Transfer RNA from a Dehalococcoidia bacterium, 76 nucleotides, folded computationally. Rfam family: tRNA. Rfam describes the family as follows. Transfer RNA (tRNA) molecules are approximately 80 nucleotides in length. Its family is annotated with triplet codon-amino acid adaptor activity in the Gene Ontology. The coordinates come from a structure-prediction model, not an experiment, and the mean pLDDT is 80. The organism belongs to Dehalococcoidia, within Bacteria. The RNAcentral record of the sequence draws on ENA.

[in-house]
């Protein structure tokens, strides 16, 4: 410089042939216990990276831009 691949709760990720975003583990509440763990149940927690298109309708498609990590290549 050129290709591919990611970006979603605090952390680790699904969901991506378009129809109102969820698990584990973390947090608060509560059962359960003599009282801890363990285990269950409830509940909080997201402008899905940014903009802009298409669309009735976009995390999902197009375009670009910003970070990540990989991977190729030239020239004096």
């Nucleotide at each position: 410089g050129c290709c591919c691949a990611g970006a979603u709760a605090g952390c680790u990720c699904a969901g991506c042939c378009g129809g109102u975003a969820g698990a584990g583990c973390a947090c608060g509440c509560c059962c359960u216990u003599g009282g801890u763990a363990a285990g269950g149940g409830c509940g909080a927690g997201g402008u899905c990276a940014c903009g802009a298109g298409u669309u009735c309708g976009a995390a999902u498609c197009u375009c670009g831009u910003u970070c990540u990590g990989g991977g190729c290549u030239c020239c004096a």